The prediction has a mean pLDDT of 76. Two RNAs folded together computationally: RNase P RNA and transfer RNA, 447 nucleotides in total. Rfam match: Bacterial RNase P class A. Gene Ontology terms of the family: dimeric ribonuclease P complex, tRNA processing and ribonuclease P activity. It is annotated as a ribozyme.
RNA sequence: AGACGGCCGGAUGACCGCGGGCGGGGCAACCCGUUCGAGGAAAGUCCGGGCUCCACGGAAAGACGGUGCCGGUUAACGGCCGGCGGGGGCGACCCCAGGGACAGCGCCACAGAAAUGACACCGCCUAAGGCCCCGGUCUUCUUUGGAAGAUUGGGCCCGGCAAGGUUGAAAUGGUGCGGUAAGAGCGCACCGCGGCUCUGGCAACAGAGGCGGCACGGCAAGCCCCACCGGGAGCAAGACCAAAUAGGGACGGCAGGUGAUGUUUUCCGCAUCGCCGUCCGGGUCGGUCGCGCGAGGUGUGUGGCGACACACAUCCCAGAGGAAUGGUCAUCGCCGCGAAAGCGGUACAGAACCCGGCUUACAGGCCGUCU
RNA sequence: GCGGGCGUAGCUCAGGGGUAGAGCAUAACCUUGCCAAGGUUAGGGUCGGGCGUUCGAAUUCGCCUCGCCCGCUCCA
Numbered sequence: 001a002g003a004c005g006g007c008c009g010g011a012u013g014a015c016c017g018c019g020g021g022c023g024g025g026g027c028a029a030c031c032c033g034u035u036c037g038a039g040g041a042a043a044g045u046c047c048g049g050g051c052u053c054c055a056c057g058g059a060a061a062g063a064c065g066g067u068g069c070c071g072g073u074u075a076a077c078g079g080c081c082g083g084c085g086g087g088g089g090c091g092a093c094c095c096c097a098g099g100g101a102c103a104g105c106g107c108c109a110c111a112g113a114a115a116u117g118a119c120a121c122c123g124c125c126u127a128a129g130g131c132c133c134c135g136g137u138c139u140u141c142u143u144u145g146g147a148a149g150a151u152u153g154g155g156c157c158c159g160g161c162a163a164g165g166u167u168g169a170a171a172u173g174g175u176g177c178g179g180u181a182a183g184a185g186c187g188c189a190c191c192g193c194g195g196c197u198c199u200g201g202c203a204a205c206a207g208a209g210g211c212g213g214c215a216c217g218g219c220a221a222g223c224c225c226c227a228c229c230g231g232g233a234g235c236a237a238g239a240c241c242a243a244a245u246a247g248g249g250a251c252g253g254c255a256g257g258u259g260a261u262g263u264u265u266u267c268c269g270c271a272u273c274g275c276c277g278u279c280c281g282g283g284u285c286g287g288u289c290g291c292g293c294g295a296g297g298u299g300u301g302u303g304g305c306g307a308c309a310c311a312c313a314u315c316c317c318a319g320a321g322g323a324a325u326g327g328u329c330a331u332c333g334c335c336g337c338g339a340a341a342g343c344g345g346u347a348c349a350g351a352a353c354c355c356g357g358c359u360u361a362c363a364g365g366c367c368g369u370c371u
Numbered sequence: 372g373c374g375g376g377c378g379u380a381g382c383u384c385a386g387g388g389g390u391a392g393a394g395c396a397u398a399a400c401c402u403u404g405c406c407a408a409g410g411u412u413a414g415g416g417u418c419g420g421g422c423g424u425u426c427g428a429a430u431u432c433g434c435c436u437c438g439c440c441c442g443c444u445c446c447a
Base pairs, nucleotide, nucleotide: 001371002370003369004368005367006366007365008364010332011331012330013329014328015327016326018037019036020035021034022033023032024031025030039348043359044358046357047356048355049354050353051234052233053232054231064230065229066228067227068226069083070082071081072080073079084098085096086095087094088093099225100224104223105222106219107218108217121165122164123161124160125159129157130156131155133154134153135152136151137150138149139148140147141146173191174190175189176188177187178186192214193212194211196209197208198207199206200205238289239288240287241286248280249279250278251277252276253275254274259273260272261271262270263269296315297314298313299312300311301310302309303308333346334345335344336343337342372443373442374441375440376439377438378437381395382394383393384392389426397413398412399411400410401409419436420435421434422433423432
């Protein structure tokens, strides 16, 4: 100068207050005493469980959602630990959603010849093929104008090639030698890639040998495929007690008359509609429980590289209404300013059913290991 | 406690991997004797922030985070 891991995150005293439990006094309101009273994140609600209710004959499948190298740990996890592979750093060390792109579909703008059944713009080549395009040389014929043939050089066509150039994030292996008309895994060596065999490892994977001769672009944090996991909701879950008013039901009493409605119409008859009392059940306001002895904390030992597990000892440690858990002063600590006296500051934040993780916020400080 | 939605110019919104747009508003000019209306043009953007995937992200790609808004007692 850095890397990693762990811990603390004000201390003591006095006074005044607040909430819960226990004890005492008081008819009660209340009072007195005693004891306990925020965090590493109580936060975000991103995961996983406990608990409770609902649904469901069992299992499986489908849909939907999630996870995704291997092994372990755990109640469980997308967490954690150890390893493997890839990437970064001189290094300690850090980072990675890290299955599948020959199951299928889709996308790859602009530029560029071409963006995936790859292709041919510039360029390179003329060995094989063609030309009634041009020139040179030679031979033959000749009507001296030339004609035919052979050969050679150039041009064009048909072709061959993908080495080089150009574009791009990405161009169908890379470097070198040989080879060729020019070229090319066309051949060879090394590297890369993909199978195969052997060895080591529980495995991911690694190493070695030999083969193939390159055929296989990228994106799955696009759809999708494969494997595995998940029934749904949440303490506003749920359980118990239960007022007034209104309404419901049962029984009894009063009235039993007028009326209304129904019985298709009329008459008769029948049923219902009224008031009072007692009782019952549901539910609202309200109250109680759920509610803190728990996958609990601390210490020691043992096993394990570790996450963690086990054994023993010890401790009881907030809990409500959404609301309490605080304030002031003094001394000390730390930081800043200042010569000093002194002055100013002292983070992030605050439980609400509980627990295990992750993530985020956090002044300042301490310890250990390592480069 | 449980769940859902939104964030893009001063305002209201579109854009759903390939150079950020529309309307209103603002400014200038034209038009008019003046104003309004109309026309032409211009300026104005950390796409709430960060990290990642990708060649490339405002992105119906992922994760984290900030802010705002909304709904939910039980029985029936």